[in-house]
Predicted 3D model of a 717-nucleotide part of an RNA (large-subunit ribosomal RNA, domain II) from a Gemmatimonadota bacterium. Its mean pLDDT, the model's own confidence on a scale to 100, is 84.

Context: one part of a larger RNA
């Protein structure tokens, strides 16, 4: 894992709604007691409880069968309309200090049953860590005690004593002898340093290898014995105390508790949320409102759109009148101050800098002389919902109170598939169709079965439909991507097309070619030299059709070539300035790769216009079930009824057992098998086999009543 069995909202009790039945101003017995049965029922009980008045802290006092007016439903009437239970405004009353104020008065309650809910009880079912009592343990293992047991060999050589020398002695000093020592080397033995070796579903819930530490001692051991759980033991590590220890184990209090996690079994049908808003030792729970189901009262309105009529506002833009911020120059003023200059000084003069003022440029969430769109109040028509019952009110029941994505406004952040806020729509709880795939984009809201028409988005092939049709772009495979994950920028082009200005031009432009480009002068200074061209200054005159006291190469300086200028051939545009559209370059990532792919160039790209076509659970149409709602039915109405998560509300299938009941069965029950049929489904029901003795219709009640999930338990496989 699989398969078969088991596997979770139950029961008292008291509370409160609603449905049902009894009695009804009353309703009802508890406990108990006679009778009687196989199991019970029958009667008695009247204690006591709810109700019949109520306000007040209390003393206490102590209420409409009266009155007036609306008006559902209903009667009535030919109509207009009258009446009108019930309902609803008034008035009147009771009380309390209080007619400026609260409660409360014109009789409905009570007892059981069935459900729903919420309190107490284990309380839907599984799970902690822990607290507390009582016991059992020192055959492991800490320490301490009794009583024994063990340390192969080698090695150094303490003290003490002997002999010898020296010495007056005291000592000193050689040699022997001895045999100390938490002394040394190494096995048994203890023990475990390092390979961070082997192993690591082991040989083993701590082993194996090799290395390596101690080995006469604070050694090491066998056997007895002490010391027990907030206690012992501890050369101290919270270390040991029986694979258990920052408080053993074992039973018991115990179904401990858990705002926390898993699980929670059968079927249709209707509606259908929330993840906001306040409190809350509150942020993983909770209450309360809001939303979402059901019932009931209620009687004529309601309002999700549009228009339009009076308000209401201070956003976007926009501007400088405020409140500040801020560019040039101007003008006043000596007006904080610096700093020159005359003057003995006082003082004046510039000059920079405050202040003011008008010109000019400008900026702001905590600026506004202005000011949309758009939001909203309220009123009117239109629309649409409503007597087939709206809004509103009252009661059961809930769940949800961790949302989160685009898109449009913000705040914080360098940013973020970040954060914290508003609006809308969505996914949550929504399926289908497009987006290659892809909760949220786009189109569109799925009872069932067919047929048509279209939306998004698409029509070379893959793959349903145009290789349509007109005009243009782009040569870059640009592209072929609606947007988002998946981005490309400033800046740059003599790429290209398109618009719109200016110069020049048949008195010939613009390119080409031919000619020419001169003279005063080698301009003046400066330089070793500087002659149009190293550098400085000045750039004048003449001839002339034109020619700089020289554009740019060049030379040591010159020379030399060129240009500017001009004039000739030629011959019609030339030449710049701007703004746009595609293109291009800017431009770099880790295996070869991605417009889904092939593929595509007057395109199958990109703009612009146009007629077909395809494409959905959409819309239309056929027929079929279900819902609600009106009718006694038959039938009608729903113009826009039927997508669903948490959840509420309704209708049923099935199990087992009993009462009644009415049936099957050895001419074969149940149960298993296999197939057939009915029913939207849980489900029924038949034939047939197999099996070999019980089963089962209706109808009432009872419940230990439905399996796929809980690391679910037990066998099995």
């Nucleotide at each position: 894992c699989c398969c078969u069995g088991g596997g979770a909202g139950u029961u008292c009790u008291g509370a409160u709604c609603a449905u049902u039945g009894g009695c009804g101003a009353g309703g009802u017995u508890a406990a108990g007691c006679a009778g009687u049965u196989g199991a019970u029922c029958u009667g008695c009980g009247u204690a006591g409880c709810c109700g019949u008045a109520g306000g007040g802290a209390a003393a206490c006092c102590g209420a409409a069968u009266a009155g007036u007016c609306c008006g559902c439903a209903g009667c009535c009437g030919c109509a207009a309309g009258g009446c009108g239970a019930g309902g609803g405004a008034c008035u009147g009353g009771g009380u309390g200090u209080g007619c400026u104020c609260g409660c409360c008065c014109g009789g409905a309650g009570u007892c059981a049953a069935u459900g729903g809910u919420g309190g107490g009880a284990g309380a839907c079912c599984u799970g902690a860590a822990g607290c507390c009592c009582g016991u059992c343990g020192a055959u492991c293992u800490a320490u301490g005690c009794c009583u024994g047991a063990c340390c192969a060999g080698a090695u150094u050589g303490a003290a003490g004593c002997c002999c010898g020398g020296u010495g007056a002695a005291a000592a000193c000093u050689g040699g022997g002898u001895g045999g100390a020592g938490g002394a040394u080397c190494a096995a048994a033995c203890c023990g475990u340093u390092g390979c961070u070796g082997a192993u690591g579903u082991g040989c083993a819930a701590a082993u194996c290898g090799c290395u390596c530490g101690g080995a006469c001692g604070a050694g090491u051991u066998u056997g007895g014995u002490a010391u027990a759980g907030g206690g012992g033991u501890g050369a101290a590590a919270g270390u040991c105390c029986a694979a258990u220890c920052g408080a053993g184990a074992u039973g018991g209090g115990c179904a401990a508790u858990a705002g926390c996690a898993g699980g929670u079994u059968c079927c249709g049908c209707g509606c259908g949320a929330g993840a906001c808003u306040a409190c809350u030792c509150g942020u993983a729970g909770g209450u309360a409102g809001a939303u979402c189901u059901c019932u009931g009262u209620g009687a004529a309105g309601g309002u999700a759109g549009a228009a339009u009529g009076c308000g209401a506002u201070g956003u976007a833009g926009a501007g400088c009148a405020c409140u500040g911020a801020u560019u040039g120059g101007g003008u006043g003023u000596u007006u904080a101050g610096g700093g020159g200059g005359a003057g003995c000084a006082a003082u004046c003069c510039c000059u920079c800098g405050g202040c003011a003022c008008g010109c000019u440029g400008u900026c702001a969430a905590a600026c506004u002389c202005c000011g949309a769109a758009g939001u909203u109040g309220u009123g009117u028509u239109c629309g649409c919902c409503g007597u087939a019952g709206a809004a509103g009110c009252a009661g059961g029941g809930a769940g949800u109170g961790a949302g989160c994505c685009a898109c449009g406004g913000u705040g914080g952040g360098u940013a973020a598939g970040c954060u914290a806020c508003c609006g809308u729509g969505a996914c949550g709880a929504a399926a289908g169709g497009u987006g290659a795939a892809u909760a949220a984009a786009c189109c569109a809201g799925c009872u069932c079965a067919g047929c048509g028409u279209u939306a998004a988005g698409g029509u070379c092939c893959c793959a349903a439909a145009a290789u349509u049709u007109c005009a243009g772009u782009u040569a870059a495979g640009u592209g072929u991507u609606a947007a988002u994950c998946a981005c490309a920028a400033a800046c740059g082009g003599c790429g290209u097309c398109c618009g719109u200005g200016g110069c020049c031009g048949a008195a010939g432009a613009c390119a080409a070619c031919c000619a020419g480009a001169a003279g005063g002068u080698g301009g003046g200074c400066u330089u070793a030299g500087a002659a149009g061209c190293a550098g400085c200054c000045a750039u004048c005159c003449u001839u002339g059709a034109a020619a700089g006291a020289g554009u740019u190469c060049g030379u040591a300086a010159c020379a030399g070539a060129u240009c500017a200028c001009u004039g000739g051939u030629c011959a019609a545009g030339c030449u710049u300035g701007c703004g746009g559209g595609c293109c291009c370059g800017a431009a770099a990532a880790a295996u070869g790769g991605a417009c889904g792919g092939g593929g595509c160039u007057c395109a199958a790209a990109c703009u612009g216009a146009a007629u077909a076509c395809c494409g959905a659970u959409a819309c239309g149409u056929u027929g079929a079930c279900c819902c609600u709602c009106c009718g006694a039915a038959a039938g009608g109405a729903g113009a826009u009824g039927g997508g669903g998560u948490a959840g509420c509300g309704c209708g049923g299938c099935g199990a087992u057992g009993u009462g009644c009941u009415c049936g099957g069965g050895u001419a074969g029950a149940a149960g298993c098998g296999a197939g057939g049929u009915c029913g939207u489904g849980a489900g029924g029901u038949c034939u047939c086999g197999u099996g070999g003795a019980c089963c089962g219709u209706g109808u009432a009640c009872a419940u230990a009543u439905g399996a796929g999930a809980a690391u679910c338990c037990a066998g099995g496989g």
Notes
Rfam family: Bacterial large subunit ribosomal RNA. Its family is annotated with structural constituent of ribosome and ribosome in the Gene Ontology.